RNA backbone atom coordinates (compact mmCIF):
# COMPACT_ATOMS: atom_id res chain seq x y z
P N A 1 -0.83 3.90 3.57
O5' N A 1 -0.91 2.90 2.33
C5' N A 1 -0.71 3.41 1.00
C4' N A 1 -0.69 2.25 0.00
C3' N A 1 -1.94 1.37 0.00
O3' N A 1 -2.98 1.93 -0.75
C1' N A 1 0.00 0.00 0.00
P N A 2 -4.48 1.58 -0.36
O5' N A 2 -4.64 0.07 -0.85
C5' N A 2 -4.61 -0.24 -2.24
C4' N A 2 -4.63 -1.74 -2.45
C3' N A 2 -5.80 -2.46 -1.80
O3' N A 2 -6.99 -2.37 -2.58
C1' N A 2 -3.80 -3.64 -1.35
P N A 3 -8.39 -2.42 -1.78
O5' N A 3 -8.53 -3.96 -1.38
C5' N A 3 -8.65 -4.95 -2.41
C4' N A 3 -8.57 -6.34 -1.81
C3' N A 3 -9.57 -6.61 -0.68
O3' N A 3 -10.84 -6.98 -1.20
C1' N A 3 -7.41 -7.35 -0.03
P N A 4 -12.13 -6.64 -0.30
O5' N A 4 -12.05 -7.69 0.90
C5' N A 4 -12.12 -9.09 0.63
C4' N A 4 -11.79 -9.88 1.88
C3' N A 4 -12.64 -9.55 3.09
O3' N A 4 -13.89 -10.23 3.06
C1' N A 4 -10.35 -9.65 3.72
P N A 5 -15.17 -9.46 3.62
O5' N A 5 -14.99 -9.52 5.21
C5' N A 5 -14.91 -10.79 5.85
C4' N A 5 -14.29 -10.62 7.22
C3' N A 5 -15.13 -9.83 8.22
O3' N A 5 -15.98 -10.71 8.91
C1' N A 5 -12.80 -9.19 8.29
P N A 6 -17.13 -10.08 9.89
O5' N A 6 -16.40 -9.92 11.31
C5' N A 6 -16.02 -11.06 12.06
C4' N A 6 -15.72 -10.66 13.51
C3' N A 6 -16.89 -9.94 14.19
O3' N A 6 -16.93 -10.31 15.57
C1' N A 6 -14.95 -8.60 14.27
P N A 7 -17.59 -11.73 15.99
O5' N A 7 -16.45 -12.59 16.72
C5' N A 7 -15.81 -13.63 16.03
C4' N A 7 -14.60 -14.10 16.81
C3' N A 7 -14.04 -13.11 17.82
O3' N A 7 -14.70 -13.22 19.08
C1' N A 7 -12.30 -13.92 16.45
P N A 8 -14.79 -11.89 20.01
O5' N A 8 -13.28 -11.59 20.45
C5' N A 8 -12.60 -12.46 21.35
C4' N A 8 -11.15 -12.02 21.51
C3' N A 8 -10.98 -10.59 22.02
O3' N A 8 -11.11 -10.54 23.43
C1' N A 8 -9.55 -10.93 20.19
P N A 9 -11.73 -9.27 24.12
O5' N A 9 -10.59 -8.16 23.95
C5' N A 9 -9.35 -8.32 24.64
C4' N A 9 -8.41 -7.19 24.30
C3' N A 9 -9.02 -5.80 24.40
O3' N A 9 -9.02 -5.33 25.74
C1' N A 9 -7.85 -5.97 22.36
P N A 10 -10.16 -4.38 26.26
O5' N A 10 -9.79 -3.00 25.54
C5' N A 10 -8.58 -2.33 25.87
C4' N A 10 -8.36 -1.15 24.95
C3' N A 10 -9.53 -0.17 24.86
O3' N A 10 -9.55 0.73 25.96
C1' N A 10 -8.72 -0.64 22.70
P N A 11 -10.86 0.94 26.80
O5' N A 11 -11.59 2.12 26.03
C5' N A 11 -12.69 1.87 25.16
C4' N A 11 -12.48 2.65 23.86
C3' N A 11 -13.78 3.20 23.25
O3' N A 11 -14.18 4.42 23.87
C1' N A 11 -12.55 2.09 21.59
P N A 12 -15.71 4.72 24.08
O5' N A 12 -16.19 5.04 22.59
C5' N A 12 -15.61 6.11 21.86
C4' N A 12 -16.07 6.07 20.42
C3' N A 12 -17.58 6.23 20.22
O3' N A 12 -17.97 7.60 20.30
C1' N A 12 -16.77 4.48 18.85
P N A 13 -19.37 7.95 21.01
O5' N A 13 -20.41 7.66 19.85
C5' N A 13 -20.27 8.31 18.59
C4' N A 13 -21.07 7.59 17.54
C3' N A 13 -22.57 7.55 17.78
O3' N A 13 -23.19 8.75 17.35
C1' N A 13 -21.80 5.41 17.10
P N A 14 -24.39 9.34 18.22
O5' N A 14 -25.54 8.25 18.05
C5' N A 14 -26.06 7.95 16.74
C4' N A 14 -26.97 6.72 16.82
C3' N A 14 -28.21 6.99 17.65
O3' N A 14 -29.37 6.49 16.97
C1' N A 14 -26.99 5.11 18.52
P N A 15 -30.72 7.30 17.12
O5' N A 15 -31.74 6.28 16.42
C5' N A 15 -31.50 5.86 15.08
C4' N A 15 -32.28 4.59 14.80
C3' N A 15 -33.74 4.64 15.22
O3' N A 15 -34.53 5.28 14.23
C1' N A 15 -32.77 2.61 15.96
P N A 16 -35.62 6.37 14.73
O5' N A 16 -36.70 5.48 15.52
C5' N A 16 -37.46 4.51 14.83
C4' N A 16 -38.14 3.58 15.82
C3' N A 16 -39.06 4.26 16.82
O3' N A 16 -40.34 4.52 16.26
C1' N A 16 -37.69 2.68 17.92
P N A 17 -41.05 5.91 16.65
O5' N A 17 -41.22 5.84 18.24
C5' N A 17 -42.11 4.89 18.83
C4' N A 17 -41.95 4.89 20.34
C3' N A 17 -42.09 6.26 20.99
O3' N A 17 -43.47 6.58 21.22
C1' N A 17 -40.15 5.19 21.82
P N A 18 -43.92 8.12 21.16
O5' N A 18 -43.36 8.75 22.52
C5' N A 18 -43.82 8.25 23.77
C4' N A 18 -43.00 8.84 24.89
C3' N A 18 -42.88 10.35 24.87
O3' N A 18 -44.04 10.98 25.42
C1' N A 18 -40.76 9.40 25.30
P N A 19 -44.48 12.39 24.84
O5' N A 19 -43.44 13.42 25.48
C5' N A 19 -43.42 13.61 26.90
C4' N A 19 -42.22 14.46 27.29
C3' N A 19 -42.06 15.76 26.53
O3' N A 19 -42.93 16.77 27.01
C1' N A 19 -39.96 14.68 26.69
P N A 20 -43.45 17.87 26.00
O5' N A 20 -42.17 18.81 25.77
C5' N A 20 -41.65 19.58 26.86
C4' N A 20 -40.36 20.25 26.46
C3' N A 20 -40.42 21.06 25.18
O3' N A 20 -41.00 22.34 25.38
C1' N A 20 -38.47 19.73 25.18
P N A 21 -41.81 23.01 24.19
O5' N A 21 -40.65 23.48 23.19
C5' N A 21 -39.72 24.48 23.58
C4' N A 21 -38.56 24.55 22.61
C3' N A 21 -38.94 24.84 21.17
O3' N A 21 -39.19 26.22 20.94
C1' N A 21 -37.36 23.07 21.23
P N A 22 -40.24 26.63 19.85
O5' N A 22 -39.48 26.31 18.48
C5' N A 22 -38.33 27.07 18.12
C4' N A 22 -37.75 26.58 16.81
C3' N A 22 -38.75 26.44 15.66
O3' N A 22 -39.02 27.70 15.05
C1' N A 22 -37.39 24.53 15.75
P N A 23 -40.50 27.96 14.57
O5' N A 23 -40.61 27.05 13.28
C5' N A 23 -39.79 27.31 12.14
C4' N A 23 -39.95 26.20 11.12
C3' N A 23 -41.38 25.88 10.72
O3' N A 23 -41.92 26.83 9.81
C1' N A 23 -40.21 23.86 11.11
P N A 24 -43.37 27.41 10.11
O5' N A 24 -44.27 26.11 9.88
C5' N A 24 -45.71 26.17 10.04
C4' N A 24 -46.37 25.23 9.05
C3' N A 24 -45.73 23.85 9.01
O3' N A 24 -46.37 22.99 9.94
C1' N A 24 -45.93 24.74 6.81
P N A 25 -45.44 22.05 10.90
O5' N A 25 -45.16 20.79 9.96
C5' N A 25 -46.24 19.94 9.57
C4' N A 25 -45.86 19.17 8.31
C3' N A 25 -44.67 18.25 8.46
O3' N A 25 -45.08 16.98 8.94
C1' N A 25 -44.42 19.57 6.50
P N A 26 -44.09 16.10 9.82
O5' N A 26 -43.07 15.49 8.75
C5' N A 26 -43.48 14.42 7.90
C4' N A 26 -42.50 14.28 6.74
C3' N A 26 -41.08 13.90 7.14
O3' N A 26 -40.93 12.50 7.25
C1' N A 26 -41.01 15.73 5.65
P N A 27 -40.46 11.87 8.65
O5' N A 27 -39.23 12.77 9.11
C5' N A 27 -37.98 12.68 8.45
C4' N A 27 -37.28 14.04 8.48
C3' N A 27 -36.35 14.27 9.66
O3' N A 27 -35.07 13.67 9.44
C1' N A 27 -37.72 16.17 9.37
P N A 28 -34.17 13.24 10.75
O5' N A 28 -33.64 14.65 11.30
C5' N A 28 -32.72 15.42 10.52
C4' N A 28 -32.51 16.78 11.17
C3' N A 28 -31.93 16.74 12.58
O3' N A 28 -30.52 16.60 12.55
C1' N A 28 -33.77 18.23 12.51
P N A 29 -29.79 15.87 13.78
O5' N A 29 -29.89 16.92 14.99
C5' N A 29 -29.18 18.15 14.93
C4' N A 29 -29.47 18.99 16.15
C3' N A 29 -29.31 18.27 17.48
O3' N A 29 -27.95 18.20 17.88
C1' N A 29 -31.33 19.48 17.48
P N A 30 -27.46 16.94 18.75
O5' N A 30 -28.10 17.19 20.20
C5' N A 30 -27.65 18.28 20.99
C4' N A 30 -28.50 18.42 22.22
C3' N A 30 -28.66 17.15 23.05
O3' N A 30 -27.53 16.90 23.88
C1' N A 30 -30.76 18.21 22.82
P N A 31 -27.17 15.38 24.26
O5' N A 31 -28.30 15.00 25.31
C5' N A 31 -28.34 15.63 26.59
C4' N A 31 -29.56 15.19 27.37
C3' N A 31 -29.71 13.69 27.54
O3' N A 31 -28.90 13.18 28.59
C1' N A 31 -31.79 14.64 26.91
P N A 32 -28.27 11.71 28.45
O5' N A 32 -29.53 10.75 28.64
C5' N A 32 -30.18 10.68 29.91
C4' N A 32 -31.51 9.97 29.79
C3' N A 32 -31.44 8.52 29.34
O3' N A 32 -31.07 7.64 30.39
C1' N A 32 -33.21 9.63 28.23
P N A 33 -30.11 6.36 30.07
O5' N A 33 -30.96 5.57 28.96
C5' N A 33 -32.21 4.96 29.29
C4' N A 33 -32.86 4.38 28.04
C3' N A 33 -32.00 3.34 27.34
O3' N A 33 -32.25 2.07 27.93
C1' N A 33 -32.80 4.93 25.75
P N A 34 -31.24 0.86 27.76
O5' N A 34 -31.72 0.24 26.37
C5' N A 34 -30.91 -0.70 25.72
C4' N A 34 -31.29 -0.70 24.24
C3' N A 34 -30.29 -1.51 23.41
O3' N A 34 -30.99 -2.09 22.32
C1' N A 34 -30.29 0.73 22.68
P N A 35 -31.45 -3.64 22.46
O5' N A 35 -31.83 -3.99 20.94
C5' N A 35 -33.19 -3.99 20.53
C4' N A 35 -33.30 -3.66 19.04
C3' N A 35 -32.18 -4.19 18.16
O3' N A 35 -32.36 -5.56 17.83
C1' N A 35 -32.69 -1.95 17.58
P N A 36 -31.05 -6.47 17.57
O5' N A 36 -30.72 -6.09 16.05
C5' N A 36 -29.38 -6.02 15.59
C4' N A 36 -29.17 -4.72 14.83
C3' N A 36 -27.76 -4.49 14.34
O3' N A 36 -27.53 -5.12 13.10
C1' N A 36 -28.51 -2.57 15.49
P N A 37 -26.04 -5.68 12.80
O5' N A 37 -25.21 -4.36 12.47
C5' N A 37 -25.55 -3.55 11.35
C4' N A 37 -24.69 -2.31 11.32
C3' N A 37 -23.20 -2.57 11.25
O3' N A 37 -22.79 -2.78 9.90
C1' N A 37 -23.67 -0.91 12.90
P N A 38 -22.01 -4.14 9.51
O5' N A 38 -20.57 -3.60 9.04
C5' N A 38 -19.61 -3.24 10.01
C4' N A 38 -18.46 -2.52 9.34
C3' N A 38 -17.54 -3.43 8.51
O3' N A 38 -16.79 -2.62 7.58
C1' N A 38 -16.40 -2.72 10.45
P N A 39 -17.38 -2.35 6.16
O5' N A 39 -17.83 -0.83 6.27
C5' N A 39 -16.90 0.18 6.73
C4' N A 39 -17.42 0.76 8.03
C3' N A 39 -18.66 1.65 7.82
O3' N A 39 -19.53 1.47 8.93
C1' N A 39 -16.96 2.86 8.92
P N A 40 -21.07 1.54 8.72
O5' N A 40 -21.64 2.56 9.81
C5' N A 40 -21.50 3.97 9.65
C4' N A 40 -22.29 4.70 10.73
C3' N A 40 -21.96 4.24 12.15
O3' N A 40 -22.13 5.35 13.05
C1' N A 40 -24.20 3.62 11.59
P N A 41 -20.83 5.95 13.85
O5' N A 41 -19.87 6.50 12.70
C5' N A 41 -20.11 7.73 12.07
C4' N A 41 -18.84 8.56 12.02
C3' N A 41 -18.94 9.76 11.08
O3' N A 41 -19.47 10.88 11.77
C1' N A 41 -16.99 8.53 10.57
P N A 42 -20.50 11.85 11.10
O5' N A 42 -19.63 12.58 9.99
C5' N A 42 -18.54 13.40 10.38
C4' N A 42 -17.82 13.92 9.16
C3' N A 42 -18.71 14.55 8.10
O3' N A 42 -18.99 15.90 8.41
C1' N A 42 -17.18 13.06 7.07
P N A 43 -20.39 16.52 8.08
O5' N A 43 -20.27 16.76 6.49
C5' N A 43 -19.29 17.66 5.99
C4' N A 43 -19.20 17.52 4.48
C3' N A 43 -20.51 17.69 3.75
O3' N A 43 -20.75 19.06 3.47
C1' N A 43 -19.35 15.78 2.93
P N A 44 -22.10 19.72 4.07
O5' N A 44 -22.57 20.57 2.81
C5' N A 44 -23.77 21.36 2.86
C4' N A 44 -23.95 21.99 1.50
C3' N A 44 -23.75 21.01 0.34
O3' N A 44 -24.66 21.33 -0.72
C1' N A 44 -22.23 22.82 0.15
P N A 45 -25.58 20.10 -1.22
O5' N A 45 -24.82 18.72 -0.99
C5' N A 45 -23.84 18.16 -1.84
C4' N A 45 -24.37 16.94 -2.55
C3' N A 45 -25.60 17.21 -3.39
O3' N A 45 -25.48 16.52 -4.66
C1' N A 45 -26.07 15.47 -1.85
P N A 46 -24.71 17.38 -5.79
O5' N A 46 -23.61 16.35 -6.29
C5' N A 46 -22.91 16.62 -7.51
C4' N A 46 -22.67 15.32 -8.26
C3' N A 46 -23.92 14.48 -8.47
O3' N A 46 -24.68 14.92 -9.59
C1' N A 46 -22.16 13.11 -7.68
P N A 47 -26.26 14.79 -9.51
O5' N A 47 -26.52 13.25 -9.78
C5' N A 47 -26.16 12.69 -11.03
C4' N A 47 -26.41 11.19 -11.02
C3' N A 47 -27.81 10.78 -10.57
O3' N A 47 -28.77 10.91 -11.60
C1' N A 47 -26.20 9.44 -9.49
P N A 48 -30.24 11.37 -11.20
O5' N A 48 -30.83 10.08 -10.47
C5' N A 48 -31.13 8.93 -11.25
C4' N A 48 -31.31 7.71 -10.36
C3' N A 48 -32.53 7.70 -9.46
O3' N A 48 -33.74 7.39 -10.18
C1' N A 48 -30.66 6.92 -8.26
P N A 49 -35.11 8.02 -9.64
O5' N A 49 -35.41 7.23 -8.30
C5' N A 49 -35.70 5.83 -8.34
C4' N A 49 -35.71 5.26 -6.94
C3' N A 49 -36.76 5.83 -6.00
O3' N A 49 -38.03 5.20 -6.22
C1' N A 49 -34.68 5.76 -4.89
P N A 50 -39.34 6.08 -6.06
O5' N A 50 -39.47 6.37 -4.50
C5' N A 50 -39.71 5.30 -3.59
C4' N A 50 -39.50 5.77 -2.16
C3' N A 50 -40.31 6.98 -1.74
O3' N A 50 -41.65 6.63 -1.40
C1' N A 50 -38.08 7.29 -1.05
P N A 51 -42.81 7.68 -1.62
O5' N A 51 -42.56 8.78 -0.51
C5' N A 51 -42.74 8.45 0.88
C4' N A 51 -42.25 9.59 1.76
C3' N A 51 -42.90 10.94 1.53
O3' N A 51 -44.19 11.02 2.13
C1' N A 51 -40.57 11.24 1.74
P N A 52 -45.27 11.97 1.52
O5' N A 52 -44.74 13.42 1.92
C5' N A 52 -44.67 13.79 3.29
C4' N A 52 -44.08 15.19 3.42
C3' N A 52 -44.85 16.27 2.70
O3' N A 52 -45.97 16.70 3.48
C1' N A 52 -42.53 16.53 2.30
P N A 53 -47.32 17.11 2.78
O5' N A 53 -46.91 18.47 2.07
C5' N A 53 -46.52 19.59 2.85
C4' N A 53 -45.86 20.63 1.96
C3' N A 53 -46.71 21.10 0.79
O3' N A 53 -47.57 22.14 1.21
C1' N A 53 -44.53 20.57 0.04
P N A 54 -48.97 22.33 0.53
O5' N A 54 -48.53 23.64 -0.22
C5' N A 54 -49.32 24.31 -1.21
C4' N A 54 -48.45 25.44 -1.73
C3' N A 54 -47.14 24.96 -2.33
O3' N A 54 -46.76 25.80 -3.42
C1' N A 54 -46.70 26.36 -0.46
P N A 55 -47.32 25.42 -4.78
O5' N A 55 -46.53 24.07 -5.12
C5' N A 55 -45.16 24.14 -5.57
C4' N A 55 -44.78 22.81 -6.19
C3' N A 55 -45.61 22.42 -7.40
O3' N A 55 -44.80 21.73 -8.35
C1' N A 55 -45.80 20.77 -5.74
P N A 56 -44.98 22.09 -9.84
O5' N A 56 -44.07 23.38 -10.01
C5' N A 56 -43.82 23.87 -11.32
C4' N A 56 -42.98 25.12 -11.24
C3' N A 56 -41.67 24.98 -10.46
O3' N A 56 -40.66 24.39 -11.27
C1' N A 56 -42.76 27.01 -9.88
P N A 57 -39.52 23.55 -10.50
O5' N A 57 -38.65 24.66 -9.77
C5' N A 57 -37.93 25.63 -10.53
C4' N A 57 -37.39 26.71 -9.62
C3' N A 57 -36.51 26.20 -8.49
O3' N A 57 -35.19 25.94 -8.92
C1' N A 57 -38.06 27.79 -7.65
P N A 58 -34.42 24.72 -8.17
O5' N A 58 -34.47 25.15 -6.65
C5' N A 58 -34.55 24.20 -5.64
C4' N A 58 -35.41 24.70 -4.53
C3' N A 58 -35.26 23.92 -3.24
O3' N A 58 -34.18 24.43 -2.48
C1' N A 58 -37.55 24.04 -3.79
P N A 59 -33.08 23.38 -1.90
O5' N A 59 -33.79 22.72 -0.64
C5' N A 59 -34.25 23.55 0.43
C4' N A 59 -35.18 22.77 1.32
C3' N A 59 -34.62 21.45 1.85
O3' N A 59 -33.74 21.65 2.95
C1' N A 59 -36.81 21.11 1.07
P N A 60 -32.52 20.67 3.21
O5' N A 60 -33.22 19.31 3.65
C5' N A 60 -33.92 19.25 4.90
C4' N A 60 -34.58 17.91 5.06
C3' N A 60 -33.65 16.71 5.04
O3' N A 60 -33.00 16.53 6.28
C1' N A 60 -35.58 16.27 3.72
P N A 61 -31.52 15.94 6.34
O5' N A 61 -31.72 14.40 5.93
C5' N A 61 -32.43 13.51 6.78
C4' N A 61 -32.72 12.21 6.05
C3' N A 61 -31.49 11.45 5.60
O3' N A 61 -30.99 10.65 6.66
C1' N A 61 -33.10 11.52 3.85
P N A 62 -29.46 10.84 7.16
O5' N A 62 -28.56 10.43 5.88
C5' N A 62 -28.67 9.14 5.31
C4' N A 62 -27.29 8.63 4.93
C3' N A 62 -26.32 8.58 6.10
O3' N A 62 -25.53 7.40 6.01
C1' N A 62 -25.39 9.91 4.37
P N A 63 -25.03 6.67 7.42
O5' N A 63 -26.24 5.72 7.90
C5' N A 63 -26.56 4.56 7.17
C4' N A 63 -27.90 4.00 7.62
C3' N A 63 -29.01 5.04 7.61
O3' N A 63 -30.19 4.43 7.07
C1' N A 63 -28.88 4.00 9.73
P N A 64 -30.95 5.16 5.91
O5' N A 64 -30.85 4.10 4.72
C5' N A 64 -31.45 2.82 4.83
C4' N A 64 -31.70 2.27 3.44
C3' N A 64 -30.48 2.19 2.56
O3' N A 64 -29.75 0.98 2.78
C1' N A 64 -32.23 3.26 1.36
P N A 65 -28.14 0.97 2.56
O5' N A 65 -28.01 0.92 0.97
C5' N A 65 -28.48 -0.21 0.24
C4' N A 65 -28.31 0.00 -1.25
C3' N A 65 -26.92 0.44 -1.68
O3' N A 65 -26.01 -0.66 -1.76
C1' N A 65 -28.53 1.77 -2.76
P N A 66 -24.43 -0.38 -1.43
O5' N A 66 -23.94 0.40 -2.74
C5' N A 66 -23.93 -0.28 -4.00
C4' N A 66 -23.67 0.71 -5.12
C3' N A 66 -22.38 1.51 -5.01
O3' N A 66 -21.23 0.77 -5.38
C1' N A 66 -24.15 2.94 -5.65
P N A 67 -19.82 1.07 -4.59
O5' N A 67 -19.52 2.60 -4.97
C5' N A 67 -19.09 2.93 -6.29
C4' N A 67 -19.08 4.44 -6.48
C3' N A 67 -18.07 5.20 -5.65
O3' N A 67 -16.75 5.11 -6.18
C1' N A 67 -20.14 6.34 -5.59
P N A 68 -15.48 5.18 -5.13
O5' N A 68 -15.47 6.71 -4.67
C5' N A 68 -15.20 7.74 -5.62
C4' N A 68 -15.13 9.09 -4.93
C3' N A 68 -14.19 9.16 -3.73
O3' N A 68 -12.84 9.36 -4.15
C1' N A 68 -16.26 10.15 -3.15
P N A 69 -11.65 8.61 -3.32
O5' N A 69 -11.51 9.47 -1.99
C5' N A 69 -11.12 10.84 -2.04
C4' N A 69 -11.28 11.48 -0.68
C3' N A 69 -10.63 10.72 0.47
O3' N A 69 -9.23 10.94 0.56
C1' N A 69 -12.81 11.38 1.09
P N A 70 -8.28 9.79 1.16
O5' N A 70 -8.60 9.82 2.73
C5' N A 70 -8.22 10.95 3.51
C4' N A 70 -8.81 10.86 4.90
C3' N A 70 -8.40 9.64 5.72
O3' N A 70 -7.10 9.75 6.27
C1' N A 70 -10.72 10.02 5.97
P N A 71 -6.24 8.42 6.58
O5' N A 71 -7.07 7.72 7.75
C5' N A 71 -7.10 8.29 9.06
C4' N A 71 -7.98 7.48 9.99
C3' N A 71 -7.55 6.03 10.18
O3' N A 71 -6.48 5.92 11.10
C1' N A 71 -9.88 6.13 9.83
P N A 72 -5.60 4.58 11.18
O5' N A 72 -6.31 3.74 12.33
C5' N A 72 -6.36 4.27 13.65
C4' N A 72 -6.94 3.24 14.60
C3' N A 72 -6.33 1.85 14.49
O3' N A 72 -5.10 1.77 15.21
C1' N A 72 -8.68 1.68 14.59
P N A 73 -3.92 0.79 14.68
O5' N A 73 -4.49 -0.67 14.96
C5' N A 73 -4.68 -1.10 16.32
C4' N A 73 -5.43 -2.41 16.34
C3' N A 73 -4.79 -3.52 15.51
O3' N A 73 -3.73 -4.16 16.21
C1' N A 73 -7.11 -3.44 15.08
P N A 74 -2.49 -4.83 15.40
O5' N A 74 -3.12 -6.16 14.80
C5' N A 74 -3.54 -7.20 15.68
C4' N A 74 -4.35 -8.24 14.93
C3' N A 74 -3.64 -8.88 13.74
O3' N A 74 -2.80 -9.94 14.16
C1' N A 74 -5.84 -8.26 13.13
P N A 75 -1.46 -10.29 13.32
O5' N A 75 -2.04 -11.08 12.06
C5' N A 75 -2.68 -12.34 12.24
C4' N A 75 -3.39 -12.77 10.96
C3' N A 75 -2.51 -12.81 9.71
O3' N A 75 -1.75 -14.01 9.63
C1' N A 75 -4.55 -11.72 9.21
P N A 76 -0.28 -13.95 8.92
O5' N A 76 -0.65 -13.80 7.37
C5' N A 76 -1.30 -14.89 6.70
C4' N A 76 -1.74 -14.47 5.30
C3' N A 76 -0.63 -13.88 4.43
O3' N A 76 0.15 -14.91 3.82
C1' N A 76 -2.56 -12.52 4.28
RNA sequence: UUAUAUAAAAGGCAAAAUCACAGGAAUGUGAUGACGCAAAGCAUGGAAGUCCAGAUCGGAUAGUUCGGCCGCUAUA
A computed fold for a 76-nucleotide RNA from a Clostridia bacterium, annotated as c-di-GMP-I riboswitch aptamer. The sequence was found by an Rfam model in a public genome assembly.